[in-house]
């Protein structure tokens, strides 16, 4: 330099045009002699921009970042 794969809660991971789900962690409550475990509830997320569409996490293009390959 060129090509490819990927980017979603603090962390890990689904969904692939139609209100983004789960695990774990965190907080509150219950329970407990205390703590842990357990139960209930809550908060927390689509890398940035542009275009297409009635509607974009999903499709197009550009940028940023991570990884892999070729010289």
């Nucleotide at each position: 330099a060129c090509g490819g794969u990927c980017g979603u809660a603090g962390u890990c991971u689904a969904a692939u045009g139609g209100u983004a789900g789960g695990a774990u962690a965190u907080a509150a409550g219950c329970c407990u002699g205390u703590g842990g475990a357990g139960c209930u509830u809550a908060a927390g997320g689509c890398g940035g921009g542009u275009g297409u569409u009635c509607g974009a996490u999903u499709c197009u293009c550009c940028c940023c970042g991570a990884c892999c390959g070729u010289c």
Predicted 3D model of a 71-nucleotide RNA (transfer RNA) from a Nanobdellota archaeon.
It matches the Rfam family "tRNA". By type it is a transfer RNA.
Its mean pLDDT, the model's own confidence on a scale to 100, is 81.
The sequence is in RNAcentral, with records from ENA.